[in-house]
Formats: sequence, structure tokens, C1' cells
RNA sequence: UGGCUCAGUCGGUAGAGCAUGCGACUCUCAAUCGUGGGGUCAUGGGUUCAAGCCCCAU
Repeated sequence: UGGCUCAGUCGGUAGAGCAUGCGACUCUCAAUCGUGGGGUCAUGGGUUCAAGCCCCAU
């Protein structure tokens, strides 16, 4: 660091739970199950082939 709470090891291109959309189930709701969407990682610089991660400032 998604709407919220948090992972993210030695830098290798970002995940989980809850919430939420849709579907199944149900007379209906809830619960449960299946499936999907959602991220300028506080901001601005620097280093590097590559930065959520290292350095600097706010």
C1' cells in the first nucleotide's frame, strides 16, 4: 500500500481478509457457496536494467 484493516523476506514488476458487484441456494431476507471488479504504494527528487523495498527533502 484498493472503501477499511494489513501482508509483501536478499530490490525482480503487488497479495490477503472484510466490504462491494453478479450468480447459486431460499417463498423473501439473512447466513453460506461460487465468481468478478477495484492500486499514480503520502508527495517530489536520486540510485539501478528494474524501487512498496535503498538514499535525500517535505

Transfer RNA from Leptonychotes weddellii, 58 nucleotides, folded computationally. Its mean pLDDT, the model's own confidence on a scale to 100, is 81. Its Rfam family is "tRNA". Rfam classes the family as a transfer RNA.